[in-house]
Context: one part of a larger RNA
């Protein structure tokens, strides 16, 4: 550069927003930049094809021819991109008018449990395990009652059920706020789609300050177990876990499946919403949109996937190209730090 790939063989970026750029509906005018025809110019000889010929044959040599795929130029064409100019509504958006939700952020509030502390009521055992010892109790524990503190979580509802771009979100109330679905078909009139760089978001662990600390519990410490046991069990147990701010930016960050748009049998569950039908909300029948499972076609190395494609085409991004070494070294950029990110080579199989 160009071919073949990216569910499980290497290979989709963690995810969103969006610049450059690439790609882009319908009808209609003009333009000729791109295309497209043609016409002269030029494309040196050799060389290479193709015919003939000359060395006794080749190689080599002569002679013609084609070819030189190319430029730049004039004359045309006007469908297609492109550009102009004007129109349209189905693409995208807005407007009305319903609705459904752990979506995000704050403030308040509740119960149940754990544990701690007071105080009764009560004694000798509790806890723990495969047995069991550490441990906790006569300074009275374990149970059991009353009251009190304090933190973190939010049982039933809970559903292959919702929401969100993804990480993710689950107790009520309120306050602030984003995005998605129907329905009407009211405006705008192609505003669109991707998205290198860039900017935001990004679990859990980790780091800084400051608060907080009831459970849990890396790391330590001790009981067992075992040959050993720096481990599984068993007692404690500190950072951490939560809260406020400020870093890290990673992951099996997965649906291991990057986004848009069209088109391509169906059959069944289920979530929202809308029309029919019907006295009707129930039941059936339709559509939209979202989530599931079975299946044709077709796809696939197979398992499978299969209108929620991994089936058919299109745009536009990211990535891969044998294993090991290596997600390593070196440099570069980020980071307090740990480390992130780019990202080799020798060697070697």
């Nucleotide at each position: 550069c160009u071919g073949g790939g990216c569910g499980u063989a290497a290979a989709g970026g963690g995810c969103g927003c969006g610049u450059a750029g690439g790609c882009g509906g319908c009808c209609u005018u003009g333009u000729a930049a791109g295309u497209c025809g043609g016409g002269g110019g030029u494309g040196a000889a050799a060389u290479c094809c193709c015919c003939c010929g000359g060395c006794u044959c080749a190689a080599c040599c002569g002679g013609g021819g084609a070819a030189c795929u190319g430029c730049a130029u004039c004359c045309g064409a006007a469908a297609c991109u492109g550009c102009u100019g004007g129109g349209c509504u189905u693409g995208a958006g807005g407007g009305c008018a319903g609705g459904a939700g752990a979506g995000g952020a704050g403030a308040c509030u509740g119960g149940a449990a754990u544990u701690c502390c007071u105080g009764g009521u009560g004694u000798a055992g509790c806890g723990g395990u495969g047995a069991a010892a550490u441990g906790c109790g006569u300074a009275g524990a374990u149970a059991u009652c009353a009251g009190g503190a304090g933190g973190a979580a939010c049982a039933c509802c809970a559903g292959u059920g919702g929401c969100g771009a993804a990480g993710g979100c689950g107790a009520g109330u309120u306050u602030c706020u984003g995005g998605g679905c129907u329905g009407c078909a009211u405006c705008u009139g192609a505003c669109g789609c991707u998205g290198a760089g860039g900017c935001g978001c990004g679990a859990a662990a980790g780091c800084c300050a400051g608060g907080g600390g009831a459970g849990c519990a890396a790391a330590c410490a001790g009981g067992a177990u075992u040959a050993g046991a720096u481990a599984c069990c068993c007692c404690g147990g500190u950072a951490g876990u939560c809260c406020u701010g400020g870093c890290c930016g990673u992951a099996a960050a997965c649906g291991u499946u990057g986004g848009g748009c069209a088109c391509u049998a169906g059959g069944u569950g289920u979530u929202g919403g809308a029309g029919g039908a019907u006295c009707g909300a129930c039941c059936c029948c339709u559509c939209c949109a979202g989530u599931g499972c079975c299946g044709c076609a077709g796809c696939u190395a197979a398992c499978g996937c299969a209108u929620u494609a991994a089936g058919u085409g299109c745009c536009c991004c990211g990535c891969c190209u044998g294993g090991g070494g290596a997600g390593u070294a070196c440099g570069g950029c980020c980071g307090c730090a740990a480390g992130g990110u780019u990202g080799a080579a020798a060697c070697u199989c």
This is a predicted structure of a 349-nucleotide part of an RNA (small-subunit ribosomal RNA, central domain) from a Candidatus Eiseniibacteriota bacterium. Its mean pLDDT, the model's own confidence on a scale to 100, is 91. Taxonomically the source falls in Candidatus Eiseniibacteriota (Bacteria, Bacteria candidate phyla).